This is a predicted complex of two RNAs, RNase P RNA and transfer RNA, with 474 nucleotides together.
Its mean pLDDT, the model's own confidence on a scale to 100, is 79.
It holds a member of the Rfam family "Bacterial RNase P class A".

[in-house]
RNA sequence: CGAGCGGGCCACGUGAUCGCUCCGGACUCCUUUCAACGGGAGCCCGGAGAGGAAAGUCCGAACUCCACACGGGCGGCAUGCCGGGUAAUCCCCGGUCGCGGCGACGCGAAGGAAAGUGCCACAGAGAACAGACCGCCCUGCGCUCUCUUCGGGGAGCGCACGGCAAGGGUGAAACGGUGCGGUAAGAGCGCACCGCCCCGACGGCAACGGCGGGGGCACGGUAAACCCCAUGCGGAGCAAGGCCAAAUAGGGAGACGGAGGGCGCCCGUCCCGUUCCGCGCUUCGGCGCGGGCCGUCUCCGGGUCGGCUGCCUGAGCCCGGGGGCGACCUCGGGCCCAGAGGAAUGAUCGCGGCUCCGGGAAACCGGGGAACGGAAUUCGGCUUAUCGGCCCGCUCGGGGU
RNA sequence: GGGUCCGUAGCUCAGCGGUUAGAGCCACCGGCUCAUAACCGGCGGGUCCUCGGUUCAAAUCCGAGCGGACCCA
Numbered sequence: 001c002g003a004g005c006g007g008g009c010c011a012c013g014u015g016a017u018c019g020c021u022c023c024g025g026a027c028u029c030c031u032u033u034c035a036a037c038g039g040g041a042g043c044c045c046g047g048a049g050a051g052g053a054a055a056g057u058c059c060g061a062a063c064u065c066c067a068c069a070c071g072g073g074c075g076g077c078a079u080g081c082c083g084g085g086u087a088a089u090c091c092c093c094g095g096u097c098g099c100g101g102c103g104a105c106g107c108g109a110a111g112g113a114a115a116g117u118g119c120c121a122c123a124g125a126g127a128a129c130a131g132a133c134c135g136c137c138c139u140g141c142g143c144u145c146u147c148u149u150c151g152g153g154g155a156g157c158g159c160a161c162g163g164c165a166a167g168g169g170u171g172a173a174a175c176g177g178u179g180c181g182g183u184a185a186g187a188g189c190g191c192a193c194c195g196c197c198c199c200g201a202c203g204g205c206a207a208c209g210g211c212g213g214g215g216g217c218a219c220g221g222u223a224a225a226c227c228c229c230a231u232g233c234g235g236a237g238c239a240a241g242g243c244c245a246a247a248u249a250g251g252g253a254g255a256c257g258g259a260g261g262g263c264g265c266c267c268g269u270c271c272c273g274u275u276c277c278g279c280g281c282u283u284c285g286g287c288g289c290g291g292g293c294c295g296u297c298u299c300c301g302g303g304u305c306g307g308c309u310g311c312c313u314g315a316g317c318c319c320g321g322g323g324g325c326g327a328c329c330u331c332g333g334g335c336c337c338a339g340a341g342g343a344a345u346g347a348u349c350g351c352g353g354c355u356c357c358g359g360g361a362a363a364c365c366g367g368g369g370a371a372c373g374g375a376a377u378u379c380g381g382c383u384u385a386u387c388g389g390c391c392c393g394c395u396c397g398g399g400g401u
Numbered sequence: 402g403g404g405u406c407c408g409u410a411g412c413u414c415a416g417c418g419g420u421u422a423g424a425g426c427c428a429c430c431g432g433c434u435c436a437u438a439a440c441c442g443g444c445g446g447g448u449c450c451u452c453g454g455u456u457c458a459a460a461u462c463c464g465a466g467c468g469g470a471c472c473c474a
Base pairs, nucleotide, nucleotide: 001397002396003395004394005393006392007391008390009389010388012352013351014350015349016348017347018346020049021048022047023046024045025044027042028041029040030039031038051372055383056382058381059380060379061378062377063237064236065235066234076233077232078231079230080229081095082094083093084092085091096110097108098107099106100105111228112227116226117225118222119221120220133168134167135164136163137162139160140159141158142157143156144155145154146153147152176194177193178192179191180190181189195217196215197214198213199212200211202209203208241309242308243307244306251300252299253298254297255296256295257294258293260272261271262270276291277290278289279288280287281286316335317334318333319332320331321330322329323328354369355368356367357366358365359364402473403472404471405470406469407468408467411426412425413424414423419457429443430442431441432440450466451465452464453463454462
């Protein structure tokens, strides 16, 4: 210098003006009250005001309500190498093994296929206690050619009974691989190495590792197929839940009433009329009591509109010391950092920085761009989106000293 | 804000992990008819929403994303 790997960080800055939400304070007015506290409106001053993902809602919790004696069984779901961290996790850290990369490093849903069941299409002879299409070989028979000392021998082809699994071929996968020996041809048939299985001791908390000995090898793949093993697990979610509580309708309790009219109003008198059921009394006109029904009023309770709360001091943030390889833990000091509720966090202008294009020898000038995105109960993770930039450590290649 | 489910041809839907993913309607062509419809025959049309993984093999199984529908005061 080029190409890469890992980790951390920023997310334009600043000033002015006009607005928005919340908090604190002063003033004025209204309301309540004996008064005060309180509540509301207006105006002024001061302070604070989105993120690394606020997103997806994929995990784990806090919190709240519902369900639940205790123990066991069955079923369902999730997790799945080992150790550690944490409030907890499917997260994080460290290690092991496997795969990829020259390497820094990255990736891994990584228990069990010798508990059982299922599946392995097409092709192929054969697909799981398998199999013989081409092929190789022994023996026998037949034919052809050839040699012959005429007894027979050799070569090729075909057929039959057998042997084999080396080679070819099919397939994603063919029942250990390579080599030597061996054999009629072959074959773990024998041997060496590699692989596999079993045993032993050693190192390691463990996963596991390397070592020694034994076994010719028995055991294809698939569990993100059923399943087995081990461990864990009640359900719902702040629109959870709690408090206050209007109008209207409906529920309950109590009180009063049940019909007035003839005549617009008042007084007197007269006439007509005065709901349903039961009981009692009656001068037979009705009256009294109880119940039903209807109406008015008052009170009570539930719920709706609405309001308050849950709702921001928290597994909190910053700095420093200590422990640990690390995730993280611990000690000391400091700080308060949005809390809205149809939902605020915005707009305009100036200066400066970054970047792209054009012009210019340069200083510089002109024009453009700045992502993903927007708190909604809160927190710890994961995943996904993201213009541009900065810092630290490391690897490989080339060059110079 | 929270929860549940779905995505296959232009439309409505099928589709045990296994040949080149099918059916009906629609579209196109031909036949029948004087002509149209119906009917008969033929034919085209697929990023199985996208990306990755498991597997010999994925529309199907698993994960992430995108889009849509429904429910809860």